[in-house]
RNA sequence: CCAUCAUCCAGAGCGGUCGAGGGUUCGGGCCCGACGACGCCGCGGCAACCAGCACCGGCAGAUUGCCGGUGUCCAGGUGCCAAUGCCCGGUUCGAUGAGGA
Numbered sequence: 001c002c003a004u005c006a007u008c009c010a011g012a013g014c015g016g017u018c019g020a021g022g023g024u025u026c027g028g029g030c031c032c033g034a035c036g037a038c039g040c041c042g043c044g045g046c047a048a049c050c051a052g053c054a055c056c057g058g059c060a061g062a063u064u065g066c067c068g069g070u071g072u073c074c075a076g077g078u079g080c081c082a083a084u085g086c087c088c089g090g091u092u093c094g095a096u097g098a099g100g101a
Stems, first nucleotide, its partner, number of pairs: 002100001004098005013043005021032003025090005044081003048078003052072009085093001
């Protein structure tokens, strides 16, 4: 950078800094915010995906490998920590992960 698949009503906040908007976009609502939001940094935490571990099933066939499922995890790779992606409608957008080039 490209397209594919999965998930998005569970969970988890303090300090510092900044200084006016923020909650993806449009319309409507609601909410957060000078008692300092959003963002950034530090620390702390959460456990969705992957990895790890255990068990079960399937396939292959050789001392194991692959695939799927369930459970678990001290948190290793990412991620996340107001409200269901805040809600409704529109748009079919966005975020995150996995795998691929």
Notes
SAM riboswitch aptamer (S box leader) from an Acidimicrobiaceae bacterium, 101 nucleotides, folded computationally. NCBI's taxonomy places the organism under Bacteria, Actinomycetota, Acidimicrobiia, Acidimicrobiales, Acidimicrobiaceae.